Predicted 3D model of an 81-nucleotide RNA (c-di-GMP-I riboswitch aptamer). Of the family's consensus pairs, 95% are formed in the model.

[in-house]
RNA sequence: CUUCGAUAACGGCAAACCGCCAGCGAUGGCGGGACGCAAAGCCUCCGGUCUCGGCAGUGUCGAGGUAGCGGGGUUACCGAA
Numbered sequence: 001c002u003u004c005g006a007u008a009a010c011g012g013c014a015a016a017c018c019g020c021c022a023g024c025g026a027u028g029g030c031g032g033g034a035c036g037c038a039a040a041g042c043c044u045c046c047g048g049u050c051u052c053g054g055c056a057g058u059g060u061c062g063a064g065g066u067a068g069c070g071g072g073g074u075u076a077c078c079g080a081a
Base pairs, nucleotide, nucleotide: 004079005078012037013036017032018031019030020029021028022027035068041074042073043072045071046070047069048066049065050064051063052062053061054060055059
């Protein structure tokens, strides 16, 4: 340095749910709260899936969401085997 991830250490993030706000909606933000997470840090390039709209007829196109659904890219704490 790369890979890897332990009954190690310092820590970190924060699901559901509740309250408020924004949005047509999926959902997002803030506060509370912890199901979990070794990238549950960041990024929509690919697939999946969800929402809105159009045309069709069981699909296709456009826009948007989901990074805690996977793949991929990139950065990163610690150091047992």